[in-house]
Formats: sequence, structure tokens, C1' cells
RNA sequence: GCGGUAAUAGCUCAGUUGGUAGAGCGUCAGCUUCCCAAGCUGAAGGUCGCGGGUCCGAUCCCCGUUUACCGCUCCA
Repeated sequence: GCGGUAAUAGCUCAGUUGGUAGAGCGUCAGCUUCCCAAGCUGAAGGUCGCGGGUCCGAUCCCCGUUUACCGCUCCA
């Protein structure tokens, strides 16, 4: 330099004819308990990597770009 894959909640990850973004764990509150743990209930938490485009409407389609990983090529 070329090609491919990935980026979504604090963490690990789902999310297909484009139509209000989810789970588990964690955090917080309440219940329970003499206390802790466990359990139960509820809540908070998201510019869907970034910037544009198409569209009535984009996490999803198109272009550019950043980072990480994998492969290939060249040089030494």
C1' cells in the first nucleotide's frame, strides 16, 4: 500500500423486508432478613465510532474517514 471483519448501555453481546433500540452481568432504590449474603420488584443508564448522501423516515442502504484485529504485497 491492497483486501476482509468488527465498532450498539459501565462490561460482554443480540438486533434483516429501513418504521418508537434490547438481553445478561453490574450500578441505584425498595421488599425480605437481627445483620450480611442469596432471592424478589422497580429504576437510572444509548449523539448505534465519526462526517456526509439517498429516503417521508437510516443501527440497517451508498460515499468518505478513525480505531482494532486478520490476511496479502513491497522494501529493509